[in-house]
RNA sequence: GCCUUGAUGGCGGAAUUGGUAGACGCGCUGGAUUCAAAAUCCAGUUCUGGCAACAGAGUGCGGGUUCGAUUCCCGCUCAAGGUACCA
Numbered sequence: 001g002c003c004u005u006g007a008u009g010g011c012g013g014a015a016u017u018g019g020u021a022g023a024c025g026c027g028c029u030g031g032a033u034u035c036a037a038a039a040u041c042c043a044g045u046u047c048u049g050g051c052a053a054c055a056g057a058g059u060g061c062g063g064g065u066u067c068g069a070u071u072c073c074c075g076c077u078c079a080a081g082g083u084a085c086c087a
Base pairs, nucleotide, nucleotide: 001083002082003081004080005079006078007077010026011025012024019067027045028044029043030042031041032040046057047056048055049054060076061075062074063073064072
């Protein structure tokens, strides 16, 4: 240099090969229970703003296609694996 695979919340990990992003688990927060704790149960938990209703943003980065993109196309960055030449 070339080829393959990958990058998603605090962590792991999904999303009918284009149709509500983050299911599910861990962790965390609040509550129940307990003398207290562990375990268990209930509720919540991407981020920002807001008392709230709600609004906006978000799948490595920048563009494109589309009514609609984690998914398709182009360029780039990074990671893992493989590989050619080297007189």